Predicted 3D model of RNase P RNA and transfer RNA as a complex of 470 nucleotides. The coordinates come from a structure-prediction model, not an experiment, and the mean pLDDT is 78. Rfam match: Bacterial RNase P class A. By type it is a ribozyme.

[in-house]
RNA sequence: UGAGUAAACCGGGUGGUCGCGGGUGCCCUUUGAGGGUGCCUGAGGAAAGUCCGAGCUCCGCAGGGCAGGGUGCUGGGUAACACCCAGUGGGGGCGACCCCAAGGAAAGUGCCACAGAAAUGCAGACCGCCCAGCACUCAGUCCAGCAGUCAGCGAAUAAUAAGGUAACUGCCGGACUGAGUGCUGGGCAAGGGUGGAACGGUGCGGUAAGAGCGCACCAGCGGCCACGGCGACGGGCCGGCUAGGUAAACCCCACCUGGAGCAAGACCGAAUAGGGGGACAAUGGGGUGGCCCGCUCCGUCCCCGGGUAAAGGUCGCUAGAGGCGUCAGGCAACUGGCGUCCCAGAUAGAUGAUCACCCAAGACAGAACUCGGCUUACAGGUUUGCUCACAGC
RNA sequence: GGCGGUGUAGCUUAGUUGGUUAGAGCGUCCGGUUCAUACCCGGAAGGUCGGUGGUUCGACUCCACUCGCCGCUACCA
Numbered sequence: 001u002g003a004g005u006a007a008a009c010c011g012g013g014u015g016g017u018c019g020c021g022g023g024u025g026c027c028c029u030u031u032g033a034g035g036g037u038g039c040c041u042g043a044g045g046a047a048a049g050u051c052c053g054a055g056c057u058c059c060g061c062a063g064g065g066c067a068g069g070g071u072g073c074u075g076g077g078u079a080a081c082a083c084c085c086a087g088u089g090g091g092g093g094c095g096a097c098c099c100c101a102a103g104g105a106a107a108g109u110g111c112c113a114c115a116g117a118a119a120u121g122c123a124g125a126c127c128g129c130c131c132a133g134c135a136c137u138c139a140g141u142c143c144a145g146c147a148g149u150c151a152g153c154g155a156a157u158a159a160u161a162a163g164g165u166a167a168c169u170g171c172c173g174g175a176c177u178g179a180g181u182g183c184u185g186g187g188c189a190a191g192g193g194u195g196g197a198a199c200g201g202u203g204c205g206g207u208a209a210g211a212g213c214g215c216a217c218c219a220g221c222g223g224c225c226a227c228g229g230c231g232a233c234g235g236g237c238c239g240g241c242u243a244g245g246u247a248a249a250c251c252c253c254a255c256c257u258g259g260a261g262c263a264a265g266a267c268c269g270a271a272u273a274g275g276g277g278g279a280c281a282a283u284g285g286g287g288u289g290g291c292c293c294g295c296u297c298c299g300u301c302c303c304c305g306g307g308u309a310a311a312g313g314u315c316g317c318u319a320g321a322g323g324c325g326u327c328a329g330g331c332a333a334c335u336g337g338c339g340u341c342c343c344a345g346a347u348a349g350a351u352g353a354u355c356a357c358c359c360a361a362g363a364c365a366g367a368a369c370u371c372g373g374c375u376u377a378c379a380g381g382u383u384u385g386c387u388c389a390c391a392g393c
Numbered sequence: 394g395g396c397g398g399u400g401u402a403g404c405u406u407a408g409u410u411g412g413u414u415a416g417a418g419c420g421u422c423c424g425g426u427u428c429a430u431a432c433c434c435g436g437a438a439g440g441u442c443g444g445u446g447g448u449u450c451g452a453c454u455c456c457a458c459u460c461g462c463c464g465c466u467a468c469c470a
Stems, first nucleotide, its partner, number of pairs: 001389010012358007020042010044364001048375002051373005056261004063293004068257005073087005088102001089100004103252002108250002110246003126192002128188016145171005153163001200218006219242002221239005227234002265315004275304006284298004306469003322341008359362001394466007403419004412450001421437005443459005
């Protein structure tokens, strides 16, 4: 310098004018109340999705069992969690570092389409490899036969010649050997092929050919260990034990789990048709969630119809598992002590409009009972640690 | 605000222990029939199952995240 990685933070600013919500002081009018004026304060890192976990409130209690739901390596943190931290194991990256719904498939059941010989059952022979038998073809060797040409030989001979041997050629047959083809009976899971997956992988030996058949290393599984660790797990030794995948299929194991939600709920207060129908009559009905038991109430519940724009007002409502600083403990998450600060509370719902200047020209987006998380969206910018490559000293 | 449901062709929809090709009706287009139109007859096109990612050999189907749409939700007696 370039590329990358992790963490933390910011995410328009300043000023003027006019407005809006909340709190509060003063003044004026005043029955209630209203008006004027000043000061303070007024969205986010996600306020979002409502996906988890809690606080809080009600269901008289919040009890037991089943069902259902959730979580799923270990140890911590926490009010709690599916969150966070530190580790273990696995995967990716040269590395810093990142990712993982990561219990059990050796409890049982289901499924594994198409292709393929065979898809889970100590399976499976399509091509292929090997062995044996039979048949056929070819080649070679040996033996025997037939035919042909016949050297030498040869009756009587100078020549010719009948004859016929070795040799050669052709045909046919038999035996053996080798190669090939076909059939039959076996052996083989090495190789090919199908498939996402074919009952461990690589190599050497071994074998008729092969195979954990034997051996070495690797992967998994099982057993053992007065080995290390709280533990997940790691390490060592032994055993050829090799067992497919799928549990975001049923299921098994361990743990957790009652339901509803601030329109919860409490108080004040306005209005009326205490109307009609139905269920149950204590072996019943209700008490908000599936069932049963328990507890408890009993004229209770359901439907239709009716009333109130009073669908109002007050509380719940914002000081809280709160923020910041510092000290201590802890690797860390976090916890404790001390000090300091108050930081929106609306109910048709405020947080805006406009002007000027500046810059890197401004993204995603806005509270509604409150917290802790997760997830999702997000223009751009700042800082720090670390890694890799190249160059220079 | 809180709670629940739903998404498959232009419209209405079917699709279950996950299995090859997602199937209908209406509509659209083409051809036939008719003097012409409608009805009718024959044929065709049209779907990445709202989107993204994951589990699996394989996803409309199972899981997670996300987007859109719809519904319910006051008090009194």